[in-house]
RNA sequence: GGAGUCGGCUGAGCAGUCGCUGUUCCGUUUUGUUAUUUGUUCUUUAAUGAGCAAAUGGUGGACGGGAUGGAGGAAAGUCCGGGCUCCAUAGGGCAGAGUGCCAGGUAACACCUGGGGGGCGUGAGCCUACGGAAAGUGCCGCAGAAAAUAUACCGCCUAAGCAGUUCGCUGCCGGUAAGGGUGAAAUGGUGCGGUAAGAGCGCACCGCGCGGCUGGUAACAGGCGUGGCAGGGUAAACCCCACUCGGAGCAAGACCAAAUAGGGAUCCAUAGGCGUGGCCCGCGCUGGAUCCGGGUAGGUUGCUUGAGGUGUACGGCGACGUGCAUCCCAGAGGAAUGACUGUUCUCGACAGAACCCGGCUUACAGGCCGGCUCCCACU
Numbered sequence: 001g002g003a004g005u006c007g008g009c010u011g012a013g014c015a016g017u018c019g020c021u022g023u024u025c026c027g028u029u030u031u032g033u034u035a036u037u038u039g040u041u042c043u044u045u046a047a048u049g050a051g052c053a054a055a056u057g058g059u060g061g062a063c064g065g066g067a068u069g070g071a072g073g074a075a076a077g078u079c080c081g082g083g084c085u086c087c088a089u090a091g092g093g094c095a096g097a098g099u100g101c102c103a104g105g106u107a108a109c110a111c112c113u114g115g116g117g118g119g120c121g122u123g124a125g126c127c128u129a130c131g132g133a134a135a136g137u138g139c140c141g142c143a144g145a146a147a148a149u150a151u152a153c154c155g156c157c158u159a160a161g162c163a164g165u166u167c168g169c170u171g172c173c174g175g176u177a178a179g180g181g182u183g184a185a186a187u188g189g190u191g192c193g194g195u196a197a198g199a200g201c202g203c204a205c206c207g208c209g210c211g212g213c214u215g216g217u218a219a220c221a222g223g224c225g226u227g228g229c230a231g232g233g234u235a236a237a238c239c240c241c242a243c244u245c246g247g248a249g250c251a252a253g254a255c256c257a258a259a260u261a262g263g264g265a266u267c268c269a270u271a272g273g274c275g276u277g278g279c280c281c282g283c284g285c286u287g288g289a290u291c292c293g294g295g296u297a298g299g300u301u302g303c304u305u306g307a308g309g310u311g312u313a314c315g316g317c318g319a320c321g322u323g324c325a326u327c328c329c330a331g332a333g334g335a336a337u338g339a340c341u342g343u344u345c346u347c348g349a350c351a352g353a354a355c356c357c358g359g360c361u362u363a364c365a366g367g368c369c370g371g372c373u374c375c376c377a378c379u
Base pairs, nucleotide, nucleotide: 001375002374003373004372005371006370007369008368009367010366012344013343014342015341016340017339018338020070021069022068023067024066025065026064027063028062029061030060032059033058034057035056036055037054038053039052040051041050042049072350076361077360079359080358081357082356083355084249085248086247087246096245097244098243099242100241101115102114103113104112105111116130117128118127119126120125131240132239136238137237138234139233140232153180154179155176156175157174161172162171163170164169188206189205190204191203192202193201207229208227209226210225211224213222214221215220253301254300255299256298263292264291265290266289267288268287272286273285274284275283276282308327309326310325311324312323313322314321315320345348
């Protein structure tokens, strides 16, 4: 200098003016509400009860002014995990869903950290649902003899047996899976021996199964012994095994409460009305007041102080944890967070909170910083 890899930060700046909105302070106003005091009227035998007016204080509403806060790294997708709320303190079974190497972190997770196995890359590094295929079932196109209770197309062989023979051999009966061919995949691989030709048939090494040993918390690794070898692949196919999961969601839910229906209690009246009946009696239905309760409209709340941020010390390889100090950082309810002007630059991407939090995934113009790797050149 070039190429690459991993991680972190940022997401136009400044000034002015005018708006929107949360909080807070001050002032004005108010026939809102509430408490106290005073005055006055009515009521009761009395205690008392009720009403009206005024003043003061609290708390609301409206208006004006001051101060201060006001979208994101993803606010997004709503894909996981939790908090919170109600249903039954969420317990057992079935169904269903999810997860799936090991250890740790965490409120929890499918997330994160560290490690192991496998694959890719010269390397930094990246990817990995990575339990079970000797429990059972299913599937494996085309090609190929055969895709799984096996089987033999081209080949190889003719030792044994039978037949023929010109005595060279040929045919039958057979043996074999080494070689060729098909395929993504063909019944462990390489070599030597062995054989008629072959074959774990025998042996060595590799692989595989089983049993100890050593190291490691473990996954696993190494090594020893042993068995000629279990017998294709596929489980993000059914399935089996282990573990986890109750459901619904802030329009959850809670409180206040005009109105309506139905209900309860107490008191009053038993008069009146309607029906029956020719009429009366009688019988049946029906009433009024107060209170409770009910819970629609509406209002309040849930609502943002939280598994919170920042700094620092300590523990840990790390994720993270603990202590101390410090900070308060949107909270609406048709939905605010904006508009204009000036100016500067590299001329500005993706994109807008709605109960909250931890993750993952997806989108993103550009800029900045750091660790590491490879190649080339020079010293």
A computed fold for a 379-nucleotide RNA from an uncultured Gammaproteobacteria bacterium, annotated as Bacterial RNase P class A.
Its mean pLDDT, the model's own confidence on a scale to 100, is 76.
It matches the Rfam family "Bacterial RNase P class A". It is annotated as a ribozyme. From the family's description: Ribonuclease P (RNase P) is a ubiquitous endoribonuclease, found in archaea, bacteria and eukarya as well as chloroplasts and mitochondria. Rfam links the family to the GO terms tRNA processing, ribonuclease P activity and dimeric ribonuclease P complex.